[in-house]
Predicted 3D model of a 95-nucleotide RNA (Glycine riboswitch aptamer) from Thermoclostridium caenicola. NCBI's taxonomy places the organism under Bacteria, Bacillati, Clostridia, Eubacteriales, Thermoclostridium. Its mean pLDDT, the model's own confidence on a scale to 100, is 80.
């Protein structure tokens, strides 16, 4: 000196799935109820693999996902929102 990668903010994209139906209440939102769904906040599971004990099977333990499960969340707009993009800052540090 300072790439790659990784962390914070900020912008811009971003999907799935009743505007169900009943009652407080005529109507919008809201509540409470009654099935029916979505999966990309968050969380819960589980591989190959690796440990350990064992001569071995076999037991336990660690382990990822946009896989799965749907607690928790959502099912007009609005918010939200994995994840990518691109500027910005700090910190480690290759060549």
């Nucleotide at each position: 000196a300072g790439a790659c990668g990784g962390c914070g903010u900020u912008c811009u994209g971003g999907a799935g799935a009743c505007a169900u139906c009943c009652g407080c209440u005529u109507g919008c939102a809201g509540c409470g109820g009654a099935g029916g769904c979505c999966g990309a906040a968050g969380g819960g599971g589980c591989a190959a693999g690796g440990c350990a004990u064992a001569a071995a099977u076999a037991u336990g333990c660690c382990c990822a996902a946009u896989c799965u499960c749907u607690c928790a969340g959502g099912c007009a707009a609005a918010a939200g929102g994995a994840c990518a993009g691109a500027a910005c800052g700090g910190a480690u540090g290759a060549a």